[in-house]
RNA sequence: GGAUAAAUUGGGCAAACCUGCUGAAAGGCAGGGACGCAAAGCCACCGAUCUAAGGACUCAAGCAUUGAGCCAUGUCUAAGAUAGCGGCGCUGCAUAA
Numbered sequence: 001g002g003a004u005a006a007a008u009u010g011g012g013c014a015a016a017c018c019u020g021c022u023g024a025a026a027g028g029c030a031g032g033g034a035c036g037c038a039a040a041g042c043c044a045c046c047g048a049u050c051u052a053a054g055g056a057c058u059c060a061a062g063c064a065u066u067g068a069g070c071c072a073u074g075u076c077u078a079a080g081a082u083a084g085c086g087g088c089g090c091u092g093c094a095u096a097a
Base pairs, nucleotide, nucleotide: 012037013036017032018031019030020029021028022027035084041090042089045087046086047085048082049081050080054077055076056075057074062070063069
């Protein structure tokens, strides 16, 4: 000087909850706060989960009517989200027996 890296220390992130902002919602962001985390750093490609504005179908009562229709509700739906649900991929810190 290099490799390995047990343990420790420093440093890092920050769940629930509270406040504010934002969003149709799920959620996100900021501040406080710590349950935890060695990738709890990055990425929605795959699976899973959450939401359903818009869309499709439905459509009681009512409205409209020459006619077509409109509409509460309900069901489905991701183009929305979760990287602190799992997988794939990318990147990566100090001390050091």